[in-house]
The RNA shown here (Guanidine-I riboswitch aptamer) has 103 nucleotides. The sequence was found by an Rfam model in a public genome assembly. The prediction has a mean pLDDT of 83.
């Protein structure tokens, strides 16, 4: 300096905002309108460095016996991190990005 199933997906969580709903305030006879996320809610977004599961992958064993199949066990590690920009209604531990940088 380079390489890696160190993979993919789903459901959630920390977290996030405000399209829609709800809530609150104001106006209105009402329908409704406006404002508020400084509103602990539902929908919504959501983690490489959070969780679980499935598939996959690796090793090994057994069964089967030529179909390169089935089943079981084990493993699937580690991981400090800006600023800035981007998407969506908007924001974010989302994306750029296991990036820059640092050790």
């Nucleotide at each position: 300096u380079u390489u890696u199933a160190a993979g993919u997906u789903u459901u959630c969580u920390a977290g996030g905002g405000u399209u829609c709903c709800g809530u609150a305030a104001u106006a209105g006879a009402a329908a409704u309108a406006u404002u508020a996320g400084u509103c602990a809610g539902g929908u919504c977004c959501g983690a490489g460095a959070g969780a679980a599961a499935a598939c996959g992958c690796g090793c090994c064993g057994c069964c089967g016996c030529u179909g390169u199949g089935g089943c079981a066990g084990c493993g699937u590690a580690c991981a400090c991190g800006g600023a800035a920009g981007g998407a969506u209604a908007a924001a974010a531990g989302c994306c750029u990005g296991g990036g820059a940088g640092u050790u």